[in-house]
Notes: This is a predicted structure of a 74-nucleotide RNA (c-di-GMP-I riboswitch aptamer) from Desulfocapsa sp. NCBI's taxonomy places the organism under Bacteria, Desulfobulbia, Desulfobulbales, Desulfocapsaceae, Desulfocapsa. Of the family's consensus pairs, 94% are formed in the model. It was read from a public genome assembly, where an Rfam model found it. The coordinates come from a structure-prediction model, not an experiment, and the mean pLDDT is 84.

RNA sequence: AUAAGAAAAAGCUAAACCUGCCGUAAGACAGGGACGGAAAGUUGCGGAUCUUAACAGAUGGCCGGGCUGCCUUU
Repeated sequence: AUAAGAAAAAGCUAAACCUGCCGUAAGACAGGGACGGAAAGUUGCGGAUCUUAACAGAUGGCCGGGCUGCCUUU
């Protein structure tokens, strides 16, 4: 370096729900909370789903891809 793994150790993150606040909405942000996660980090590139009268927007913890990363083994 590549690949695999999450047993150990150090950590990281945070579903549902509640409160506040933003948004037409889906939903986002902050605090609490902990179902879970080995990329549940990041990127709306492809698909999918959701919102909107439409334009457009949202979801990376829906799936795939790109980029990046801790530990161990090889």